The RNA shown here (SAM riboswitch aptamer (S box leader)) has 112 nucleotides and comes from Clostridium collagenovorans DSM 3089. RNAcentral records the identical sequence in 2 taxa. It matches the Rfam family "SAM riboswitch aptamer (S box leader)". Gene Ontology term of the family: regulation of gene expression.
RNA sequence: CUCUUAUCCAGAGAGGUGGAGGGACAGGGCCCUACGAAACCCGGCAACCAGUGUUUGACACAAUGGUGCCAAUUCCUGCAGAUUAUAUUUUAUAUGUUCUGCAAGAUAAGAG
Numbered sequence: 001c002u003c004u005u006a007u008c009c010a011g012a013g014a015g016g017u018g019g020a021g022g023g024a025c026a027g028g029g030c031c032c033u034a035c036g037a038a039a040c041c042c043g044g045c046a047a048c049c050a051g052u053g054u055u056u057g058a059c060a061c062a063a064u065g066g067u068g069c070c071a072a073u074u075c076c077u078g079c080a081g082a083u084u085a086u087a088u089u090u091u092a093u094a095u096g097u098u099c100u101g102c103a104a105g106a107u108a109a110g111a112g
Base pairs, nucleotide, nucleotide: 001112002111003110004109005108006107007106008105013042015041016040017039021032022031023030027077028076029075043070044069045068048066049065050064051061052060053059054058074104078102079101080100081099082098084096085095086094087093088092
């Protein structure tokens, strides 16, 4: 880097160092930030893998180890279908609401 599977509207500090930026990526939007950004340390959350127990599958327990995560749904944004509201006389179009599927992305585990 590619592929497969699973998950993504829950959860997580009024700590220390640090000093201006940050929200994964491009553009746009909307936000966070000197009542202190990033980063590091400590702390915490969760429980995917390993672990333990029962055991086909699977379920349960713990949180010791391997990751992950700790503002806002994956902050919002793409495509298709449905739904519903408003505007324009009808057809229809535009803008928005809600839902479903797909795509994209992130994380884990496995394979190449």